RNAcentral holds the sequence, with entries from MGnify. A computed fold for a 73-nucleotide RNA from a soil metagenome, annotated as c-di-GMP-I riboswitch aptamer. Of the family's consensus pairs, 100% are formed in the model. Its mean pLDDT, the model's own confidence on a scale to 100, is 85.
RNA sequence: GCAAACCGGUGGAAACGCCGGGGCGCAGAGCUUCGGGGCUUCGGCGUUCACCGCCAUGCCAGCCGGGCCGCCA
Numbered sequence: 001g002c003a004a005a006c007c008g009g010u011g012g013a014a015a016c017g018c019c020g021g022g023g024c025g026c027a028g029a030g031c032u033u034c035g036g037g038g039c040u041u042c043g044g045c046g047u048u049c050a051c052c053g054c055c056a057u058g059c060c061a062g063c064c065g066g067g068c069c070g071c072c073a
Stems, first nucleotide, its partner, number of pairs: 001026002006021006024062001030068003034065003037060003043055004
């Protein structure tokens, strides 16, 4: 310097994001979905319907690796 869980507000179908509080951790916890992995399913497909199953174009960079740009010594 950043800020997990949790709490309040807010956006979203959800995952989750943002703002405030909070502080578990982090010496790249800065940026990037390129590879792998994970989460969700509005919608689509299967089904007569429902249930259920499958699918990311949605989300996670604080899951791992790669890439980019930095700070200190």